[in-house]
Context: one part of a larger RNA
RNA sequence: GAUUGAACGCUGGCGGUAUGCCUUACACAUGCAAGUCGAACGGUAGAGGAGCAAUCCUCGAGAGUGGCGAACGGGUGAGUAAUACAUCGGAACGUGCCCAGUCGUGGGGGAUAACGUAGCGAAAGCUACGCUAAUACCGCAUACGACCCGAGGGUGAAAGCGGGGGACUCGCAAGAGCCUCGCGCGAUUGGAGCGGCCGAUGGCAGAUUAGGUAGUUGGUGGGGUAAAGGCCCACCAAGCCUGCGAUCUGUAGCUGGUCUGAGAGGACGACCAGCCACACUGGGACUGAGACACGGCCCAGACUCCUACGGGAGGCAGCAGUGGGGAAUUUUGGACAAUGGGCGAAAGCCUGAUCCAGCCAUACCGCGUGCGGGAAGAAGGCCUUCGGGUUGUAAACCGCUUUUGUCAGGGAAGAAAUCCUUCGGGUUAAUACCUCGGAGGGAUGACGGUACCUGAAGAAUAAGCACCGGCUAACUACGUGCCAGCAGCCGCGGUAAUACGUAGGGUGCAAGCGUUAAUC
Numbered sequence: 001g002a003u004u005g006a007a008c009g010c011u012g013g014c015g016g017u018a019u020g021c022c023u024u025a026c027a028c029a030u031g032c033a034a035g036u037c038g039a040a041c042g043g044u045a046g047a048g049g050a051g052c053a054a055u056c057c058u059c060g061a062g063a064g065u066g067g068c069g070a071a072c073g074g075g076u077g078a079g080u081a082a083u084a085c086a087u088c089g090g091a092a093c094g095u096g097c098c099c100a101g102u103c104g105u106g107g108g109g110g111a112u113a114a115c116g117u118a119g120c121g122a123a124a125g126c127u128a129c130g131c132u133a134a135u136a137c138c139g140c141a142u143a144c145g146a147c148c149c150g151a152g153g154g155u156g157a158a159a160g161c162g163g164g165g166g167a168c169u170c171g172c173a174a175g176a177g178c179c180u181c182g183c184g185c186g187a188u189u190g191g192a193g194c195g196g197c198c199g200a201u202g203g204c205a206g207a208u209u210a211g212g213u214a215g216u217u218g219g220u221g222g223g224g225u226a227a228a229g230g231c232c233c234a235c236c237a238a239g240c241c242u243g244c245g246a247u248c249u250g251u252a253g254c255u256g257g258u259c260u261g262a263g264a265g266g267a268c269g270a271c272c273a274g275c276c277a278c279a280c281u282g283g284g285a286c287u288g289a290g291a292c293a294c295g296g297c298c299c300a301g302a303c304u305c306c307u308a309c310g311g312g313a314g315g316c317a318g319c320a321g322u323g324g325g326g327a328a329u330u331u332u333g334g335a336c337a338a339u340g341g342g343c344g345a346a347a348g349c350c351u352g353a354u355c356c357a358g359c360c361a362u363a364c365c366g367c368g369u370g371c372g373g374g375a376a377g378a379a380g381g382c383c384u385u386c387g388g389g390u391u392g393u394a395a396a397c398c399g400c401u402u403u404u405g406u407c408a409g410g411g412a413a414g415a416a417a418u419c420c421u422u423c424g425g426g427u428u429a430a431u432a433c434c435u436c437g438g439a440g441g442g443a444u445g446a447c448g449g450u451a452c453c454u455g456a457a458g459a460a461u462a463a464g465c466a467c468c469g470g471c472u473a474a475c476u477a478c479g480u481g482c483c484a485g486c487a488g489c490c491g492c493g494g495u496a497a498u499a500c501g502u503a504g505g506g507u508g509c510a511a512g513c514g515u516u517a518a519u520c
Base pairs, nucleotide, nucleotide: 001520002519003518004517006516007515008514009513010512013367014366015365016364017363018362020359021325026323027322028321030320031319032318035068036067037066040065041064046059047058048057049056050055075278076277077276085202086201087200088199089198090197093195094194095193098191099190100189101188102187103186104185105184106140108138109137115130116129117128118127119126120125146155147154148153160183161182162181163180164179165178168177169176170175204250205249206248211241212240213239216238217237218236219235220234221233222232223231253275254274255273256272257268258267259266260265280301281300282299283298284297303314304313305312306311331357333356334355335354339353340351341350342349343348370400371399372398373397380391381390382389383388406456407455408454409453410452414447419441420440421439422438423437424436425435426434464509465508466507467506468505469490470489471488475504476503477502478501479500485492486491
């Protein structure tokens, strides 16, 4: 000099854009952060309507079965020196949703929650009996692919739901068959993206750590896995790593990058992005395409809470917020309008992701606190050789302007998709439905009456901080008297201190200025 996720002192007008627990991976009150689907299913409180009524129609909450999601998104950096990361390669793998292709989607069965009845418990919750549905569950049939094989053969699937419809069939009717379209379901092939595994190279400190290793190193045979492999096991052999640093110890998430520097290098890894690891501590598996699973389960432990003492409940390193620790780090805010995600045919619902707002000069950038004129130069202050000098065009005074601020009026872009109408194409028996493309129309904004624009009055609303002995730009007076104090280094202060304190003056930066800490 540059820099910072900074803090502290003094000071503080505005705007934009960013950043904001670096310390206790300490403990957490409260609210929210993952749901959704009635076009899978039985059923339904309630509201409205029709009917004499039974009942039916429309809308429809909550609970339940079932499906998909909950493995993403969000947080943190404890652990990890290599099961991680970066780069380059590899072969023995998996893959829900998505895309493309091929082939199917036939016929049956038995349950069970919800619900009802009864009962136990303080609660959490649980039990018995009975009823019922499905895209839940289980067989049978079939098998283009697929898998196994002793090459003859063998094994294994599926589920329906919704829209529309002219004949025809069944039916009293509702409707069903039938046709068609859409969404699904099963088998299989390929793809895309994603993931699992293996190898090489690279990136840290200590030798006051020199030897380490028995599933250890390799083989054979098995087991296991989606998959190679001592991953695991039996047997056999005695190997394997190491001075090019093994092992041990300490420290540490890694990278793209960031800071500095002319570069080489050095230091760092906040924010943003990629990967990894973790989710009170330790262990374990279940479900699933995917987890050994932050807001799932089980066991053990510590801690906290409830209890009728028998027994139960919990996990903010999600967003806010609280206590504590600390020099130190924000609101228990708004909205799903946009982007994105989950579910759904859709309408839509959910979304502390996200977008916004709030707080803080924490950082960077921009603007302002007026502009022009105005004396041989007011007053006051300070100095003085008492002549004067200086503050100083500074003020007063005259003229002008109105950024910002205040008041008044107007007022966005971010929002065109989904939707509706219509035209054309596709599909089809079809001018239904559905779908693709074009045209037209309407709705939707948290921010926000914000940005921005216009007008009004009025210099009006706005300057501090550090320093002035040398390094280092800037000097005098008074007070003090080795005292009080200053100090980054050299050093100042013991009666004329440009070095302490105050004042006047000056210098440097400026809504900041200094100090401290840290890096180059």